[in-house]
Context: one part of a larger RNA
Molecule: small-subunit ribosomal RNA, central domain
Organism: uncultured bacterium
RNA sequence: UUGGGCGUAAAGGGCGUGUAGUGGUCAUAUAAGUCGGAGUGAAAUCCCUCGGCUUAACUGAGGAAGUGCCUCUGAUACUGUAUGGCUUGAGUACGGGAGAGGAGAGUGGAAUUCCCAGUGUAGCGGUGAAAUGCGUAGAUAUUGGGAAGAACACCGGUGGCGUAGGCGGCUCUCUGGACCGUUACUGACACUGAAACGCGAAAGCCAGGGGAGCAAACGGGAUUAGAUACCCCGGUAGUCCUGGCUGUAAACGAUGGGCACUAGGUGUAGGAGGUAUCGACCCCUUUCUGUGUCGUAGCUAACGCAUUAAGUGCCCCGCCUGGGGAGUACGGCCGCAAGGCUGAAACUC
Numbered sequence: 001u002u003g004g005g006c007g008u009a010a011a012g013g014g015c016g017u018g019u020a021g022u023g024g025u026c027a028u029a030u031a032a033g034u035c036g037g038a039g040u041g042a043a044a045u046c047c048c049u050c051g052g053c054u055u056a057a058c059u060g061a062g063g064a065a066g067u068g069c070c071u072c073u074g075a076u077a078c079u080g081u082a083u084g085g086c087u088u089g090a091g092u093a094c095g096g097g098a099g100a101g102g103a104g105a106g107u108g109g110a111a112u113u114c115c116c117a118g119u120g121u122a123g124c125g126g127u128g129a130a131a132u133g134c135g136u137a138g139a140u141a142u143u144g145g146g147a148a149g150a151a152c153a154c155c156g157g158u159g160g161c162g163u164a165g166g167c168g169g170c171u172c173u174c175u176g177g178a179c180c181g182u183u184a185c186u187g188a189c190a191c192u193g194a195a196a197c198g199c200g201a202a203a204g205c206c207a208g209g210g211g212a213g214c215a216a217a218c219g220g221g222a223u224u225a226g227a228u229a230c231c232c233c234g235g236u237a238g239u240c241c242u243g244g245c246u247g248u249a250a251a252c253g254a255u256g257g258g259c260a261c262u263a264g265g266u267g268u269a270g271g272a273g274g275u276a277u278c279g280a281c282c283c284c285u286u287u288c289u290g291u292g293u294c295g296u297a298g299c300u301a302a303c304g305c306a307u308u309a310a311g312u313g314c315c316c317c318g319c320c321u322g323g324g325g326a327g328u329a330c331g332g333c334c335g336c337a338a339g340g341c342u343g344a345a346a347c348u349c
Base pairs, nucleotide, nucleotide: 004320005319006318007303008302012317014199015198016197017196021191022190024086025085026084027083028082029081030080032079033078034075035074036073037072038071039069040068047063048062049061050060051059052058089189090186091185092184093183094181095180096179101175102174103173104172105171106170107169108152112148113147114146115145116144117143118142119141123134124133160167161166204245205244206243207242208241209240213239214238218234219233220232221231256316257315258314259313260312261311264294265293266292267291268290269289270288271287272286273285274284298305299304322349323348324347331342332341333340334339
């Protein structure tokens, strides 16, 4: 390489947009690909048959082969190309309801800490037990007032929304997507996606703000043989906001995307329809979309998966090839740095 694979053994890119790749259905034309015929493919050699030297090597004749090539000619199922249609794929319009989807602005109460004042007196706090710590300069507790920042109890739910990261008090403004229903419209406009571009938790970095609580580092008290820890008292970066950078995670469903097909049962979220009814709810039933759970066939090394497949097929991308060395070295690209991306070998088992 071929082959075989990628939930857990090595292996799905963190996620999206998107250039090359693949592509529904009907008719006509064309004949580039495709298929047939003719032509050509020197001789010798190789292969087969027959013959000549006693045989063989050698050699004569005939045949086959020469997988190729271009020209001519023909075929038109498939692919391509061109033209004209179609509506099932895809999309648009219209009418609806749902949602922590995103951005900005405003606003609310509880709690916490601090400050001021009142009441009040000797403790408070903390632990397995203590101590450091706070407190007669009046703490803790309690009442009233004020300030600040951050997070939003209950509702809240194997509930919802989002491509992923992720999103939760309330109101307003702007804005994205999905879903349902009915017809109408466009007429293949589709799927995937190296490169490229964008988004991307936390921590970290730069500049300017902010700083209540929490809290790496750090200091102290304990524990202990020691204790650079677990426990306790403090506490700075940080956590928050604005602008910029970083580009990584067990970025996980450890499961790439799309389409089609393949038993059922049961819950739940958002719609639609029907039965019933004066009407609504409940109930019953059907259907679409999403999300759980159990389970047949099938698959799997097993565990398990099972219409949300890890089943059966097709299209496209990414990735794997024994363990260690190593996600290291070197080089390149990116970054302010931290570092990231790409990514070996010797040697060794």